[in-house]
RNA sequence: AGAGUUGGCUGAGCAGUCGCUGUUUUAGCUUAAGAUUUUAAGCUAAGAGAGAGGAAAGUCCGGGCUCCAUAGGGCGAGGUGCCAGGUAAUGCCUGGGAGACGUGAGUCUACGGAAAGUGCAGCAGAAAAUAAACCGCCAAUAAGUUUUAUUGGUAAGGGUGAAAUGGUGCGGUAAGAGCGCACCGCGCAUCUGGCAACAGAUGUGGCAAGGUAAACCCCACCUGGAGCAAGAUCAAAUAGAGGAGCAUACGUGUGGCCCGCGCGGCUCCUGGGUAGAUUGCUUGAGCUAACGGGUGACCGUUAGCCUAGAUGAAUGACUGUUCACGACAGAACCCGGCUUACAGGCUGACUCUUCAA
Numbered sequence: 001a002g003a004g005u006u007g008g009c010u011g012a013g014c015a016g017u018c019g020c021u022g023u024u025u026u027a028g029c030u031u032a033a034g035a036u037u038u039u040a041a042g043c044u045a046a047g048a049g050a051g052a053g054g055a056a057a058g059u060c061c062g063g064g065c066u067c068c069a070u071a072g073g074g075c076g077a078g079g080u081g082c083c084a085g086g087u088a089a090u091g092c093c094u095g096g097g098a099g100a101c102g103u104g105a106g107u108c109u110a111c112g113g114a115a116a117g118u119g120c121a122g123c124a125g126a127a128a129a130u131a132a133a134c135c136g137c138c139a140a141u142a143a144g145u146u147u148u149a150u151u152g153g154u155a156a157g158g159g160u161g162a163a164a165u166g167g168u169g170c171g172g173u174a175a176g177a178g179c180g181c182a183c184c185g186c187g188c189a190u191c192u193g194g195c196a197a198c199a200g201a202u203g204u205g206g207c208a209a210g211g212u213a214a215a216c217c218c219c220a221c222c223u224g225g226a227g228c229a230a231g232a233u234c235a236a237a238u239a240g241a242g243g244a245g246c247a248u249a250c251g252u253g254u255g256g257c258c259c260g261c262g263c264g265g266c267u268c269c270u271g272g273g274u275a276g277a278u279u280g281c282u283u284g285a286g287c288u289a290a291c292g293g294g295u296g297a298c299c300g301u302u303a304g305c306c307u308a309g310a311u312g313a314a315u316g317a318c319u320g321u322u323c324a325c326g327a328c329a330g331a332a333c334c335c336g337g338c339u340u341a342c343a344g345g346c347u348g349a350c351u352c353u354u355c356a357a
Stems, first nucleotide, its partner, number of pairs: 001353010012322007020051002023048011053328001057339002060337005065227004072259004077223005082096005097111001098109004112218002117216002119212002134158002136154008166184006185207001186205008231279004241270006250264004286305008
C1' cells in the first nucleotide's frame, strides 16, 4: 500500500416563526354536588417540561399480565436434541467439543440412537441384505491347434451405479482372497487429562452386514387453553319472544379422550334490540454511570434518571445556513430474543499478499 474477517456507534446538524398531542402551574368563566367556602368536570389565556426505531417490520419463538377456575392425574398430541454455563424463560445467548469449508483471520451445522423393529434407494448392473458371477484369471478333461466347449476354484483386475461390503504395501498361491504380516481404520479392555462432550496412550482381536431417522420409530427433556378485539365498571335498549331435543343411570365447565373435582340446567334453530363512555394504558425481569467478580454471556453493590400513551389514529409546514446532499422506514398492553431491510459517516481488533527499513 492492497485484499479480507469480525465487533461497536450513528442514521443529517444548528437557528427562527407558526401549528399538533399528553402531563403540570397560575388566572378567569360555566356546570353539578355540598355548603359559606370546598370537591369534581369542562372551556379560554399565559408559562414549564416531554413527545416513534435499530429495526417500531415479520408475527417466527419465549414470557409478564387478564380470564376460564377450586384446577389435579393419565393417555394422546406437539416442541427441542453434542457438553457445560447464563437468563424470568426459550427453539435464545456465551464458552467448549466433533464434523465440514477456507492459505488464514474465521464461517456453518436439522450435532441423541441404525446391534429394538418396520420402510426406502428408480434405471443400470451378475448382484443393493437370507447379497453374488457379466467380462475376466487359474486348474482339469475333451476335441482341436493364433482356439472352442464342459466341470471345478476365485472375487485381486475390468464393467454398471450415488453407493459393490475395509484401505495401502509386502509375502504367499495353480490363480487369488485378512490367507498371513506391517501401518491406517474398526470393536473391546485399561490408564491419563477434562465437571462433561471428548482427546490421547497402551494392550488385544483378523474383526466384516454398508447408507438413510429434515422416513415411521426408540430414547432424554419440556408443554393447560384463550387472548388487551383479554378483562373490569357505568350507561343504553328490547321480544323475560317462538320452536325442537336431553334430563341426576343426565347435562355442563377455554383444543381431543379418560378418571377425579365443581356446578345444576344444558344444546341447537328462527326472529328482535343495543353497542356509548371510563378503565386496563405505562415505574418497568427499566435505563445510565462507577466499582467489584467472571475467559464470556452475565451477576452484585452504590449513586443518579423518569424518557409517547394516540383511539379514522398526535411531532407537521415555512425560512436561513452547514454538509455526509440524507438509506431502511411510524408505537397502539408490555418486555426478552431471532430473522429480514439499510444510502452515507466514524471506529476497535485480527488475517493474507507485496514493498521498504
Model confidence (mean pLDDT): 77 of 100.
Bacterial RNase P class A from a Methylococcaceae bacterium, 357 nucleotides, folded computationally.
The sequence was found by an Rfam model in a public genome assembly.
Rfam family: Bacterial RNase P class A. Rfam classes the family as a ribozyme. Rfam links the family to the GO terms dimeric ribonuclease P complex, ribonuclease P activity and tRNA processing.